[in-house]
Context: one part of a larger RNA
Molecule: large-subunit ribosomal RNA, domain II
Organism: Geofilum rubicundum JCM 15548
RNA sequence: GCCUACGAGUUAUUCCUUACCAGCAAGGUUAAGUGGUAUUAGCCACGGAGCCGAAGCGAAAGCGAGUCUUAAUAGGGCGCCAAAGUUGGUAGGGAUAGACGCGAAACCUUGUGAUCUACCCAUGGUCAGGUUGAAGCUGUGGUAACACUCAGUGGAGGACCGAACCAGUAAACGUUGAAAAGUUUUUGGAUGAACUGUGGGUAGGGGUGAAAGGCCAAUCAAACUGGGAAAUAGCUCGUACUCCCCGAAAUGCAUUUAGGUGCAGCCUUAUUAAAGUUUUACAGAGGUAGAGCUACUGAUAGGACGCGAGGGCUUCACCGCCUAUCAACUCCUGACAAACUCCGAAUGCUGUAAAAUGAUUAAUAGGAGUGAGGGCAUGGGUGCUAAGGUCCAUGUCCGAGAGGGAAAGAACCCAGACCAUCAGCUAAGGUCCCCAAAUGUAUGCUAAGUUGAACAUAACGCGGUAUGGUUGCACAGACAGCUAGGAUGUUGGCUUGGAAGCAGCCAUUCAUUUAAAGAGUGCGUAACAGCUCACUAGUCGAGCGACCGUGCAUGGAUAAUAAUCGGGCAUAAGCAUACUACCGAAGCUAUGGAUUGUUAAUUUAUUAACAGUGGUAGGGGAGCAUUCCAAUCCGCGCCGAAGCAGUAUCGUGAGGUAUUGUGGAGCGUUUGGAAAAGCAAAUGUAGGC
Numbered sequence: 001g002c003c004u005a006c007g008a009g010u011u012a013u014u015c016c017u018u019a020c021c022a023g024c025a026a027g028g029u030u031a032a033g034u035g036g037u038a039u040u041a042g043c044c045a046c047g048g049a050g051c052c053g054a055a056g057c058g059a060a061a062g063c064g065a066g067u068c069u070u071a072a073u074a075g076g077g078c079g080c081c082a083a084a085g086u087u088g089g090u091a092g093g094g095a096u097a098g099a100c101g102c103g104a105a106a107c108c109u110u111g112u113g114a115u116c117u118a119c120c121c122a123u124g125g126u127c128a129g130g131u132u133g134a135a136g137c138u139g140u141g142g143u144a145a146c147a148c149u150c151a152g153u154g155g156a157g158g159a160c161c162g163a164a165c166c167a168g169u170a171a172a173c174g175u176u177g178a179a180a181a182g183u184u185u186u187u188g189g190a191u192g193a194a195c196u197g198u199g200g201g202u203a204g205g206g207g208u209g210a211a212a213g214g215c216c217a218a219u220c221a222a223a224c225u226g227g228g229a230a231a232u233a234g235c236u237c238g239u240a241c242u243c244c245c246c247g248a249a250a251u252g253c254a255u256u257u258a259g260g261u262g263c264a265g266c267c268u269u270a271u272u273a274a275a276g277u278u279u280u281a282c283a284g285a286g287g288u289a290g291a292g293c294u295a296c297u298g299a300u301a302g303g304a305c306g307c308g309a310g311g312g313c314u315u316c317a318c319c320g321c322c323u324a325u326c327a328a329c330u331c332c333u334g335a336c337a338a339a340c341u342c343c344g345a346a347u348g349c350u351g352u353a354a355a356a357u358g359a360u361u362a363a364u365a366g367g368a369g370u371g372a373g374g375g376c377a378u379g380g381g382u383g384c385u386a387a388g389g390u391c392c393a394u395g396u397c398c399g400a401g402a403g404g405g406a407a408a409g410a411a412c413c414c415a416g417a418c419c420a421u422c423a424g425c426u427a428a429g430g431u432c433c434c435c436a437a438a439u440g441u442a443u444g445c446u447a448a449g450u451u452g453a454a455c456a457u458a459a460c461g462c463g464g465u466a467u468g469g470u471u472g473c474a475c476a477g478a479c480a481g482c483u484a485g486g487a488u489g490u491u492g493g494c495u496u497g498g499a500a501g502c503a504g505c506c507a508u509u510c511a512u513u514u515a516a517a518g519a520g521u522g523c524g525u526a527a528c529a530g531c532u533c534a535c536u537a538g539u540c541g542a543g544c545g546a547c548c549g550u551g552c553a554u555g556g557a558u559a560a561u562a563a564u565c566g567g568g569c570a571u572a573a574g575c576a577u578a579c580u581a582c583c584g585a586a587g588c589u590a591u592g593g594a595u596u597g598u599u600a601a602u603u604u605a606u607u608a609a610c611a612g613u614g615g616u617a618g619g620g621g622a623g624c625a626u627u628c629c630a631a632u633c634c635g636c637g638c639c640g641a642a643g644c645a646g647u648a649u650c651g652u653g654a655g656g657u658a659u660u661g662u663g664g665a666g667c668g669u670u671u672g673g674a675a676a677a678g679c680a681a682a683u684g685u686a687g688g689c
Base pairs, nucleotide, nucleotide: 001689002688003687004686005685006684011097012096013095015094016093017092018091019090020089021088022087023086024085027052028051029050033046034045035044036043037042056063057062066078067077068076069075100238101237103235107228108227109226111224112223118202119201120200121199122198123197124196125195126194127192129161130160131159132157136153137152138151139150141148165189166188167187170185171184172183173182204220206216207215208214241623242622243621244620245619246618251264252263253262254261255260265370266369267367268366269365270364271363272362273361275360276357277356278355279354280353281352282351283350284349290343291341292340297337298336301333302332303331304330308326309325310323311322312321313320373398374397375396376395377394378393379392380391381390382389403414404413405412418593419592420591421590423589424588425587429583430582431581433566438580440579441578442577443576444575445574452569460555461554464552465551466550467549468548469547470546471545472544473543481539482538483537484536485535487512488511489510492506493505494504518533522531523530594613595612596611597610598609599608600607601606602605624678626675627674628673629672630671631670633668635667636666643662644661645660646659647658648657649656650655
């Protein structure tokens, strides 16, 4: 892992409550017990104790359709007026019990453990070999005597090196091991606070501990075993056959409450009632969007006027004068506000009427689940007008929704799946190939592979290109190119070392000759020179400039392996506009069938019409199968039961029937009843493989 078997809403109660069924009914009902029956877990009769109901109010005495409060006949509270109960059965729910099943860590209590290990007691044992050489003693020297010195002897030490023994430093290996702690190499101690044998002692909030919360039998921040005990678990997991009808919530308030629960909201079933919704018209309340502000409160840019203040001048002082300062009020122009409003919508909300629709609405009673929501669009708060962020509101979808499109994708677009069909039409989206359908039509644009659904691009730049507009010049010859000129007074004056068109300053930058030529546009020189431009003529021969827009391109360009899904596409298979045809879904239609509801007919199960039949939690309805019991079929069976395997067939399905083989002795139909009544999951339990 698979297979087989087992495995979870049960049972009890004179309990509470609701529905249905049945009996009796202003009443209903017996309990224990007794008697009878003698086909017996039964049935029949008796038994009225007790309980519920028919009257309530008051703490009570008590009174009573009233009563209590009270001084009250007032007022007020609870009742009456005012609607049948009760007993039993079945079903739904509740309460009390282990209460759908499995699951703690823990707590208490009775005992068992020191053969492991910690410490202690008693009594034994073990420690190769080598080294060092303390005290003491003897002798020499030495002293007044000691002291002291040297030599020898001696054999001390939690002394040294190193086996056994004990330990466990470092690394590797091992890590379903050779081993539930080891092996190899290396390392520490090795006469001591050493190691060790045997016997004994200390026991669980206790021991023991050279102290690590260590150890106390592979178990220790409180051992192990039995019991309380099915502890408790607002937590996790699991919870078993079918079909049909309806179908949620993730919100509000409260909570030692936030992943729980109560009430309400939303779902379902039954009953009752008669509403509900939409549109139009009319009547209302309101202060949002917008707008506005010499209409308030506040904020606010520029200007005019300039109260007042600052600064300066003047003066002995007062006065006075001035101002590139600040600045009130008023005026002009401009402009802001969630906690501003002289104003003020659209929607939404309330009511009345009419029309449409047709059960969509409300109440009561039984049963729930939900109370972690999420994305998108819009209006906002918060945040950075960040977030697949967070908090509200309105809508929608996912949740609980399959199908088609968007390559792929919970919620984006289209569209809501009863079943069948090798039928048709469409939606979104598509029609070169993968891939169903246009290599469609018409007119443009793009040259960047830009782009090729959207998300995906900015400020700023750009003689890319197409197009629209305004305006200027032009056959009396424009624009560009080429040829020629571009002069003179004069080197204008000043300044300066120099300044001659061209460092700088000044100027009525003037005048002359001219086709034209600036007291000079730029380069250049130390200054000149030189080159060039404006301007002019000639040549050429038809359009040439400036500005403002629009479309598509272009630079700016930038995220972590690669990438339009891929191939490909350049007069498109890209972009824009218009049009036609086709493809395309579980949408719609067609044909057949099933089923639910309503209505209407017949007639008590059929028919017709109309409308339905996605679905999680959950509510309701109808069934299938298993085991046993009772009755039944004068049931089946060795001429072959159950079981197992195959085939055929019936049923929407759970499943049923027939038959064949195997098997070898029991089993079924129908109607009721009762349950140890259905397995894929619980790291489920046991067995097998």